[in-house]
RNA sequence: CAAUUAAAUAGGCAAAAUUAAGGAAACUUAAUGACGCAAAGCUAUAGGGGCUAAGGUUAAAACUACGCCAGCCAGUUGCAUAA
Numbered sequence: 001c002a003a004u005u006a007a008a009u010a011g012g013c014a015a016a017a018u019u020a021a022g023g024a025a026a027c028u029u030a031a032u033g034a035c036g037c038a039a040a041g042c043u044a045u046a047g048g049g050g051c052u053a054a055g056g057u058u059a060a061a062a063c064u065a066c067g068c069c070a071g072c073c074a075g076u077u078g079c080a081u082a083a
Base pairs, nucleotide, nucleotide: 012037013036017032018031019030020029021028022027035071041076042075043074047073048072049069050068051067055064056063057062
């Protein structure tokens, strides 16, 4: 110096639920809250996977993303530091 990572130090984020607002919906934002997280930082046209279906297609069933999810996998950046 790099990788891995227990303990410790400084801290950080914030699930479900509730309320309000936005949205066709998925879901998002804010407040309260704290299930948990070594990346629960960032990235959705770098990739896989998932959700919704307004609009479009369709005789119907249904199909479809340019919409959404990174706290699904993944890519990428990073704090501290024994063995």

Record summary: This is a predicted structure of an 83-nucleotide RNA (c-di-GMP-I riboswitch aptamer) from Romboutsia lituseburensis. The coordinates come from a structure-prediction model, not an experiment, and the mean pLDDT is 83. The source organism's lineage runs through Bacteria, Bacillati, Clostridia, Peptostreptococcales and Romboutsia. RNAcentral holds the sequence, with entries from ENA and Rfam.